[in-house]
Context: one part of a larger RNA
RNA sequence: GGAUGAACGCUGGCGGUAUGCCUAACACAUGCAAGUCGAACGCGACAUUCAUAUUGUUUUUGAAUUACAAAACAAAGGUGAUAUGAAUGUCGAGUGGCGGACGGCUGAGUAACGCGUGGGAAUCCACCCCGAACUGAGGGAUAAGCACCGGAAACGGUGUCUAAUACCGCAUAUUAUCUUCGGAUCAAAGUCUUCGGACGGUUUGGGAGGAGCCCGCGUCGGAUUAGGUUGUUGGUGAGGUAACGGCUCACCAAGCCCACGAUCCGUAGCUGGUCUGAGAGGAUGAUCAGCCAGACUGGAACUGAGAACGGUCCAGACUCCUACGGGAGGCAGCAGUGAGGAAUCUUCCACAAUGGGCGAAAGCCUGAUGGAGCAAUACCGCGUGCAAGAUGAAGGCCUUCGGGUCGUAAAUUGCUUUUAUUAGAGAAGAAUAUGACGGUAACUAAUGAAUAAGGGGCGGCUAACUACGUGCCAGCAGCCGCGGUCAUACGUAGGCCCCUAGCGUUAUCC
Numbered sequence: 001g002g003a004u005g006a007a008c009g010c011u012g013g014c015g016g017u018a019u020g021c022c023u024a025a026c027a028c029a030u031g032c033a034a035g036u037c038g039a040a041c042g043c044g045a046c047a048u049u050c051a052u053a054u055u056g057u058u059u060u061u062g063a064a065u066u067a068c069a070a071a072a073c074a075a076a077g078g079u080g081a082u083a084u085g086a087a088u089g090u091c092g093a094g095u096g097g098c099g100g101a102c103g104g105c106u107g108a109g110u111a112a113c114g115c116g117u118g119g120g121a122a123u124c125c126a127c128c129c130c131g132a133a134c135u136g137a138g139g140g141a142u143a144a145g146c147a148c149c150g151g152a153a154a155c156g157g158u159g160u161c162u163a164a165u166a167c168c169g170c171a172u173a174u175u176a177u178c179u180u181c182g183g184a185u186c187a188a189a190g191u192c193u194u195c196g197g198a199c200g201g202u203u204u205g206g207g208a209g210g211a212g213c214c215c216g217c218g219u220c221g222g223a224u225u226a227g228g229u230u231g232u233u234g235g236u237g238a239g240g241u242a243a244c245g246g247c248u249c250a251c252c253a254a255g256c257c258c259a260c261g262a263u264c265c266g267u268a269g270c271u272g273g274u275c276u277g278a279g280a281g282g283a284u285g286a287u288c289a290g291c292c293a294g295a296c297u298g299g300a301a302c303u304g305a306g307a308a309c310g311g312u313c314c315a316g317a318c319u320c321c322u323a324c325g326g327g328a329g330g331c332a333g334c335a336g337u338g339a340g341g342a343a344u345c346u347u348c349c350a351c352a353a354u355g356g357g358c359g360a361a362a363g364c365c366u367g368a369u370g371g372a373g374c375a376a377u378a379c380c381g382c383g384u385g386c387a388a389g390a391u392g393a394a395g396g397c398c399u400u401c402g403g404g405u406c407g408u409a410a411a412u413u414g415c416u417u418u419u420a421u422u423a424g425a426g427a428a429g430a431a432u433a434u435g436a437c438g439g440u441a442a443c444u445a446a447u448g449a450a451u452a453a454g455g456g457g458c459g460g461c462u463a464a465c466u467a468c469g470u471g472c473c474a475g476c477a478g479c480c481g482c483g484g485u486c487a488u489a490c491g492u493a494g495g496c497c498c499c500u501a502g503c504g505u506u507a508u509c510c
Stems, first nucleotide, its partner, number of pairs: 001510004006506005013382006019375002021340001026338003030335003035098003040095002043092020105294003114219007123211003128207008136170001138168002145160006176185003190199003220266003227257003232254008269291004273284004296316005318329004346372001348371003354368001355366004385415004395406004420447005429437001454499005459480003465494005475482002
């Protein structure tokens, strides 16, 4: 000098774009962050419409009784109620499907095929795309429901009924799998329909992309860590896996790694990158992107194409509820709270855009995301006026008392309106429609210099000097060093220098 996810002190007008718990992977109140599908299925509740039955009320007509009125009866119509059935819609839990393995967060662990780079063979893949073939006939349950029962609750039990794209076997077998090459084995599900079909289902080949595995090379410090290893190293056979393999097991052999640093200890997520530097290099790994790892701590399996932050089970610590028998929970998601700390934001708006899940679709969900809010935290841009103006005013400071300086600075005159305020009109982002942002940005008019300057320094390094106060005191200081009565080094003032909405200090890196 450059740099920072900075902090602190003083100060602070605006805009744009970014960034914002580096510490306690400390504990968390509250709300939200993963649902969706009725075009897979059976129920329940409510609403509307229609039909039938019963019934209340009313209008018209009819015949009969009666002296008339009135009452009763029949037919047709209007309107209301109840019951049953059907249809449609909304909602509720349940069965079932797909998705909760993505997206979001964090960096504890990890010195490792974890990451980077370049190769490899013994593999798998839901949804998507392309191709081939098929989609026949059946069965038994069960949740919900209903009726009881237990429990404070969480939740559970018994009986009974029922559906399916849930479950099961049979048939068929292009392909596929196994094969002793003779053969053996293995599928399926329907729904909607304008009746044309659409969306699906099963088997299989290929693709796309994704994932698992293996290897070469590279990847911090310590030898005041020198030996380490027994499934250890290799073989045979078996098991297991999607797959190779001591991955596991039985037997056999005694190997394997190591001063080219094994083992052990410490530290650390890795990379693209970032900072610095002419480069070589050094340092670093916030934001963004790729990979890995973790989800209160430890362990385990289940489901599934794939595995577990907002799934399950067990143990532990902690917190909460309890009728004391027993239960519930997991912010390293978004906000937010406490604590820690020098230090790091709103319990905001919207799904309008982009993207994701489900759905045939309408659509629903989405703290991803898009935005707004807060913070000079950083970078960039703009402003705080411009021109004229000497009686060099007043005042301050210095003075050799003549004057000098602040200083064209001010006053004063003229001008402008970025910004500000007020008013008007007002987008793009959206495709036929749909805009959170937002009456925002940009634009027009009016008002009026109006709303807007500080911080550090002035002995040398190092740009910038005098006066007074103090008197080795008070103090300064990055280094050298200043201060003991003449201090350009302390304090104050005037002046000057530097940078400027910042300026200094501290910390760290080059």
Predicted 3D model of a 510-nucleotide part of an RNA (small-subunit ribosomal RNA, 5' domain) from a Candidatus Nomurabacteria bacterium. The sequence was found in a public genome assembly. The source organism's lineage runs through Bacteria, Bacteria candidate phyla and Candidatus Nomuraibacteriota. Rfam family: Bacterial small subunit ribosomal RNA. Its family is annotated with structural constituent of ribosome and ribosome in the Gene Ontology.